RNA sequence: ACGCGCUGGCGGGACUCGGUGAAAUUCCGAACCGGCGGUGAUCUUCCCCAGCCGGGGGAGUAAGCCCGCGACCCGGACGCCGCACCUCGGCGGCCGGUGGACCUGGUGAGAAUCCGGGGCCGACGGUGGAUCGAGCGGUGCUGUCCGACCGACAGCUGAGCCGCCCGGUCCGACAGUCCGGAUGGGAGACAGCGCGC
Numbered sequence: 001a002c003g004c005g006c007u008g009g010c011g012g013g014a015c016u017c018g019g020u021g022a023a024a025u026u027c028c029g030a031a032c033c034g035g036c037g038g039u040g041a042u043c044u045u046c047c048c049c050a051g052c053c054g055g056g057g058g059a060g061u062a063a064g065c066c067c068g069c070g071a072c073c074c075g076g077a078c079g080c081c082g083c084a085c086c087u088c089g090g091c092g093g094c095c096g097g098u099g100g101a102c103c104u105g106g107u108g109a110g111a112a113u114c115c116g117g118g119g120c121c122g123a124c125g126g127u128g129g130a131u132c133g134a135g136c137g138g139u140g141c142u143g144u145c146c147g148a149c150c151g152a153c154a155g156c157u158g159a160g161c162c163g164c165c166c167g168g169u170c171c172g173a174c175a176g177u178c179c180g181g182a183u184g185g186g187a188g189a190c191a192g193c194g195c196g197c
Base pairs, nucleotide, nucleotide: 002196003195004194005193006192007191008190010188016030017029018028019027032176033122034121035069036068037067038066043060044059045058046057047056048055049054064120065119073097074096075095076094078092079091080090081089082088102118103117104116105115106114124180125179126178128171129170130169131168132167133166135164136163137162138161139160140156141155142154143153144152145151
């Protein structure tokens, strides 16, 4: 170095300006972001042969849209838990499924990766207002007295106004970037220990 096992922490970025509007980091115009492994004609550096051209090799480093993986979602059998044996619920690993996006010009022997140009993509759930009804909570206004507060007195209003919440009706606004599941999971990269070789 390699193989197997165990342990440890690490392991995703991004809304700024303007417009419309009651309301938008959600729409429109411009801007902004790009997980992991592989491949790789970039770039940097080193070594070897030859030592002029050139040839070979090592290390680091170049893909959101080339190949694959992960997250989200769906299904299955199994196991554990829920008084629990169920056409119920939760959790777990396993197996399977679903799962986005690129053209063009140049260079060149060769471009899906380089250079130029123009495009495209990005899980699931949430989000605002009006009005009606029921409920809960909060709250008077003006003047006079008083240094002021508290308070008192007089007058006025005549059940309103504000907030929350439940139910209904109508309209609306649509998230890669906001909030949430998630202090989760995770492809994987690394480090340590043990055994083998």